Source information
Small-subunit ribosomal RNA, 5' domain from an uncultured Bacteroidota bacterium, 526 nucleotides, folded computationally. The coordinates come from a structure-prediction model, not an experiment, and the mean pLDDT is 82. The full RNA is in RNAcentral, with records from ENA, Greengenes and SILVA.
Context: one part of a larger RNA
RNA sequence: GGAUGAACGCUAGCGGCAGGCUUAACACAUGCAAGUCGAACGGUAACAGGAAUUAGCUUGCUAAUUUGCUGACGAGUGGCGCACGGGUGCGUAACGCGUAUACAAUCUACCUUUUACAGAGAGAUAGCCCAGAGAAAUUUGGAUUAAUACCUCAUAGUAUUAUUUGAUGGCAUCAUUAGAUAAUUAAAGUUUCGGCGGUAAAAGAUGAGUAUGCGUUCUAUUAGCUAGAUGGUGUGGUAACGGCACACCAUGGCAACGAUAGAUAGGGGCCCUGAGAGGGGGAUCCCCCACACUGGUACUGAGACACGGACCAGACUCCUACGGGAGGCAGCAGUGAGGAAUAUUGGACAAUGGAGGCAACUCUGAUCCAGCCAUGCCGCGUGCAGGAAGACUGCCCUAUGGGUUGUAAACUGCUUUUAUACAGGAAGAAACACUCCCUCGUGAGGGAGCUUGACGGUACUGUAAGAAUAAGGAUCGGCACUCCGUGCCAGCAGCCGCGGUAAUACGGAGGAUCCAAGCGUUAUCC
Numbered sequence: 001g002g003a004u005g006a007a008c009g010c011u012a013g014c015g016g017c018a019g020g021c022u023u024a025a026c027a028c029a030u031g032c033a034a035g036u037c038g039a040a041c042g043g044u045a046a047c048a049g050g051a052a053u054u055a056g057c058u059u060g061c062u063a064a065u066u067u068g069c070u071g072a073c074g075a076g077u078g079g080c081g082c083a084c085g086g087g088u089g090c091g092u093a094a095c096g097c098g099u100a101u102a103c104a105a106u107c108u109a110c111c112u113u114u115u116a117c118a119g120a121g122a123g124a125u126a127g128c129c130c131a132g133a134g135a136a137a138u139u140u141g142g143a144u145u146a147a148u149a150c151c152u153c154a155u156a157g158u159a160u161u162a163u164u165u166g167a168u169g170g171c172a173u174c175a176u177u178a179g180a181u182a183a184u185u186a187a188a189g190u191u192u193c194g195g196c197g198g199u200a201a202a203a204g205a206u207g208a209g210u211a212u213g214c215g216u217u218c219u220a221u222u223a224g225c226u227a228g229a230u231g232g233u234g235u236g237g238u239a240a241c242g243g244c245a246c247a248c249c250a251u252g253g254c255a256a257c258g259a260u261a262g263a264u265a266g267g268g269g270c271c272c273u274g275a276g277a278g279g280g281g282g283a284u285c286c287c288c289c290a291c292a293c294u295g296g297u298a299c300u301g302a303g304a305c306a307c308g309g310a311c312c313a314g315a316c317u318c319c320u321a322c323g324g325g326a327g328g329c330a331g332c333a334g335u336g337a338g339g340a341a342u343a344u345u346g347g348a349c350a351a352u353g354g355a356g357g358c359a360a361c362u363c364u365g366a367u368c369c370a371g372c373c374a375u376g377c378c379g380c381g382u383g384c385a386g387g388a389a390g391a392c393u394g395c396c397c398u399a400u401g402g403g404u405u406g407u408a409a410a411c412u413g414c415u416u417u418u419a420u421a422c423a424g425g426a427a428g429a430a431a432c433a434c435u436c437c438c439u440c441g442u443g444a445g446g447g448a449g450c451u452u453g454a455c456g457g458u459a460c461u462g463u464a465a466g467a468a469u470a471a472g473g474a475u476c477g478g479c480a481c482u483c484c485g486u487g488c489c490a491g492c493a494g495c496c497g498c499g500g501u502a503a504u505a506c507g508g509a510g511g512a513u514c515c516a517a518g519c520g521u522u523a524u525c526c
Base pairs, nucleotide, nucleotide: 001526002525003524004523006522007521008520009519010518013380014379015378016377017376018375019373020372021338026336027335028334030333031332032331035080036079037078040077041076043073044072047071048070049069050067051066052065053064054063055062056061057060087291088290089289096216097215098214099213100212101211102210103209106208107207111204112203113202114201115200116199117198119153120152121151129142130141131140132139133138159184160183161182162181163180164179165178166177167176168175169174189196190195217263218262219261224254225253226252229251230250231249232248233247234246235245236244266288267287268286269285270281271280272279273278293314294313295312296311297310316327317326318325319324344370346369347368348367352366353364354363355362356361383414384413385412386411394405396403397402420464421463422462423461424460428455434449435448436447437446438445439444440443472515473514474513475512476511477496478495481510482509483508484507485506491498492497
C1' cells in the first nucleotide's frame, strides 16, 4: 500500500447493487416451513342446492323431518410425494474431496420410444354402528362394508433358474449371439367416452452405487503396527465386487519413499495479496461430502438406515388423577444465554421452480419482494459565475508598520440535481384454462380474443417556488507551524522518543495538510 462476513470512537443528506451469529453442533415459548388426488374406494361430519313428507298458512313462501340425489367434502382405506427443496460444518487426514479412468461386478420411481397383454374368482380390513378401558396419550372386543388395498387360478416371453448344442469375439474370471428341453412369476380399473391409468419385456435419458492411478496439513520430544489382521477354498449375504460375514486352511500384510499414534481440519470451483513464483483464506454463489438432542437399530420404499418417520437406550424439558405420557428450530421469523459483534415473530404465490391432480386448483418461510443496519462497493449532492476599497469588525500573529483568515463575505446575476408539495404512472405477463379460427388428424401444433402483479401508486416523468433541505473526521518533531496554558505534573506515543518555565511532540486556539458521508483506531492476511 491492498484486503475484510469485521468491531469500536466521532460524525452523517440521498440512491443503486450486494452482504449481515465468524462466539454456545448452547437451550428453546409461539406461529408457519409437505402435501395432494372424489377422474382409485366405502361413504356423508360441515356448507350449498334439489326431491319427498308433515305443519303453518299470506296458495307459494316459511319451518321441521327424511333422503348422498347433486355441487362438494371432515375423518378413513388407497395412490404419488414426503430420499427434492431448505439448514449447519459436529465428525472426517478418508477413494472424503479434486482429477483421470473402469464396471465382462451393478441398480434406477416418474419421463421418452418400441412390442405384447389385461381372462376367471375368493376372503378380509379401516371407516360407519354397538359395547367397553383410561386423567390423558391412546386403546380393547363384537357385528358389518368397499377398492387401482391383499390373495388364488389361467395365459405369456428377447424375463428368471437349471441342463444342453453351435457360432463369433475378447481383457484372465469370460462376454455376445442363434437354438433345444424343463420349471417359475403378470395385470386394475375409472371416465364428462375425448382420455387417464395397469402388467411384462427391450432400449434411451436421468440419478445413484462400486473399484482404481495420481494429488490432498503439522508432529519422530510418536518407530514399530496388525488375529478378520494378509491371502486361499467354500458357503451365506448384497442391486453388485469384496473378510462384507462365517467355517476351514496357510502365515501373512504395512512401515524412515514415515506405518502406527497424537494434534488440527469438511474438500473443491473460487477469494485476498503479489510483476510473477509464491503466501494466506475456504463468508456470500455453485458442485461434492457429512450431520439432524447424544448413541444404536432396522422398517417402508425405485431410492433412506430417513432434519419437521419408527423402535431402543441416555441426558434434558414439559404434562399427570402418580398408574403413565409428550418433545427435539444445525428450516423461516423470533426468545434467552454466550459475545466486541450480526436483522422482521413482515407481504405474496404475481414471476421462476417443486409436489399432487386430466384440469380447475391446492400446498410451497424454496423463491420473489418489502423492513432494519454507512457493513461494503459504486454513483449523486451539500451550489455555480462575477465580485479587492484585498472593506469594516471579529479570531490569531506581530518588529504596532502590518500580516493572515480571504474571492472568503457582503453585493450582482444564474441554476434547481436533491429535498418538499401536487399531477400522471410503468416494464416485469409469457402462458395455463376458456371462446373462436386454421392444419394434419382424433389430440397435438399454430393464430386471434379474454384473464392474472406481492412489490406498488413503487421506479420513472412533468409542474411549482426558492440557495432554499445537507460536512465531518484524522493529522501537523522526523512528516504539513505559530501563540497561550502546563511544568518529568497532566498527558502523548506506530518507532525513535516528547514533557523537569520560552514544548512546532501534552491540552486549547488560530492557521495548514489529507481524505470525505465518511474519517480514524483495533484485529487478521499478503